[in-house]
Context: one part of a larger RNA
RNA sequence: CGAUGUUGAAGGAACUCGGCAAAAUACCUCCGUAAGUUCGCGAGAAGGAGGCCCAGUUUCAACGCAAGUUUUGGCUGGGGGCACAAACCAGGGGGUGGCGACUGUUUACUAAAAACAUAGGGCUCUGCGAAGUCGCAAGACGACGUAUAGGGUCUGACGCCUGCCCGGUGCCUGAAGGUUAAAUGGAGGGGUGCAAGCUCUGAAAUGAAGCCCAGGUAAACGGCGGCCGUAACUAUAACGGUCCUAAGGUAGCGAAAUUCCUUGUCGGGUAAGUUCCGACCUGCACGAAUGGCGUAACGACUUCCCCGCUGUCUCCAACAUCGACUCA
Numbered sequence: 001c002g003a004u005g006u007u008g009a010a011g012g013a014a015c016u017c018g019g020c021a022a023a024a025u026a027c028c029u030c031c032g033u034a035a036g037u038u039c040g041c042g043a044g045a046a047g048g049a050g051g052c053c054c055a056g057u058u059u060c061a062a063c064g065c066a067a068g069u070u071u072u073g074g075c076u077g078g079g080g081g082c083a084c085a086a087a088c089c090a091g092g093g094g095g096u097g098g099c100g101a102c103u104g105u106u107u108a109c110u111a112a113a114a115a116c117a118u119a120g121g122g123c124u125c126u127g128c129g130a131a132g133u134c135g136c137a138a139g140a141c142g143a144c145g146u147a148u149a150g151g152g153u154c155u156g157a158c159g160c161c162u163g164c165c166c167g168g169u170g171c172c173u174g175a176a177g178g179u180u181a182a183a184u185g186g187a188g189g190g191g192u193g194c195a196a197g198c199u200c201u202g203a204a205a206u207g208a209a210g211c212c213c214a215g216g217u218a219a220a221c222g223g224c225g226g227c228c229g230u231a232a233c234u235a236u237a238a239c240g241g242u243c244c245u246a247a248g249g250u251a252g253c254g255a256a257a258u259u260c261c262u263u264g265u266c267g268g269g270u271a272a273g274u275u276c277c278g279a280c281c282u283g284c285a286c287g288a289a290u291g292g293c294g295u296a297a298c299g300a301c302u303u304c305c306c307c308g309c310u311g312u313c314u315c316c317a318a319c320a321u322c323g324a325c326u327c328a
Stems, first nucleotide, its partner, number of pairs: 001323008010314002014312001019309001027051005036041001038157001052079007061070003080084001092307004097302002099299002104116002120155007132141003158294004163224003168221002170217005177212003183206002188201005225243005252286001253283001264280005
C1' cells in the first nucleotide's frame, strides 16, 4: 500500500450520474391499519405493545377406577441481567409519476427490459382428397381434426372508444367493350417448272389469362392543407373570402419515453430545483387496433420526494486476518 472483515466522537446523503455499497428492518402473539379498487385486494399497509426466571390463583384437554401424570389459556405478585425472538437464522417503510395489465419468456459468455409472449379483440383464407407446409415423386404433417375447426396477419387484460379519405398501391367483384400470344384461317402474292406440282410468304376473320375499363374494400399498405380579412380600448377571431386536395386530424391527450427554440410560462415542493408533480397550448415533428385515453393489482423496470438508518461523505482513524514489502 492492497484485499476481506470489525468498530467509531459530533453531524446524518452534505457523497454520488444515482443512497452504489454498507447500515437499519427481520420471529411469534395481541392491538391497530389510509387513499384507491375490477370488492378479490391494497395489507405483514402504516404504527404500537408483550416475550426470560420464580411463586400464587384460576382454567382447558388427554389418559386413569382412583391417587394422580402430562397439557392449554387467563389473572396477580415478585426476581436477576448492559442485553430475555439474548447466538445463528430472519421484510426497511411511505408518497407521486412513466411504461407494460397480470404469472411467464429472452440476448448459454457485457443488455431481463418499457423488448417477446399472453388471455381478450379484429381482418382474411379454407367445404375436406380443405387451405397452408415439406417433398422430384410416392407420400407425410394439418388431423385419426371438419368453420364453436384449421392456417395467415395485426392488436394486446379490463373500462370508455376507435373519426374523415378508395385519388395512388394492393386485394375482391364484373357473361359488355378495347387491346392481345400460340393456334385456326386462308383472300392474295413470290420462286421454280411445259405441266401436274413443289416451295416461300401471307390480308380479313376466330382467338385466354393479363392489362385497359366499371365498381367495392382502410382493425388492407397508407394519407388526414395554405393564404387574407373581420367584434364599441387592446388582444383574439365564433364569422367571411379565396386557392388546392382523394380527404384536409374528429374524440381524447399534449414542452410528452414525442417540444428544436427551451432551464417555454405559471403554480407546488427546496434557503436555493436544467430533474420531478400540476396546469397552459405557440403539437419544429401526438392521435385513434403501426390502436387513442384512462386504469385497481402486479414489476430484481424507470423518474422524483419523505421517514428510518448509517464511514457514502465532512475526514479519516484503529483493530483482526491474508497478501505486498524488509530481514533471516
Molecule: large-subunit ribosomal RNA, domain IV
Organism: Maritimibacter dapengensis